[in-house]
A computed fold for a 77-nucleotide RNA from a Clostridiales bacterium, annotated as transfer RNA.

RNA sequence: GGAGGCAUAGCUCAGCCGGUUAGAGCGCUUGCUUCACACGCAAGAGGUCAGGGAUUCGAGUUCCUUUGCCUCCACCA
Numbered sequence: 001g002g003a004g005g006c007a008u009a010g011c012u013c014a015g016c017c018g019g020u021u022a023g024a025g026c027g028c029u030u031g032c033u034u035c036a037c038a039c040g041c042a043a044g045a046g047g048u049c050a051g052g053g054a055u056u057c058g059a060g061u062u063c064c065u066u067u068g069c070c071u072c073c074a075c076c077a
Base pairs, nucleotide, nucleotide: 001073002072003071004070005069006068007067010026011025012024013023019057028044029043030042031041032040050066051065052064053063054062
């Protein structure tokens, strides 16, 4: 330099063929329970869906681009 993949909650991930409210598990907070802790139960907080742009009535999802990470190929030394 060329090609491909990934980026969604603190962590691991789902989200199909674009459809109006963005989810799960773990973790966290509060309450119940207990002498207390753990377990269990109930409730809650936490998201510019990596950044920007485009298409569309409508984008996490399609297209372009930038950034970061990973893999493969090539080149130089």
Source information
RNAcentral holds the sequence, with entries from ENA. Its Rfam family is "tRNA". The family's RNA type in Rfam is transfer RNA. The prediction has a mean pLDDT of 80. The organism belongs to Eubacteriales, within Bacteria.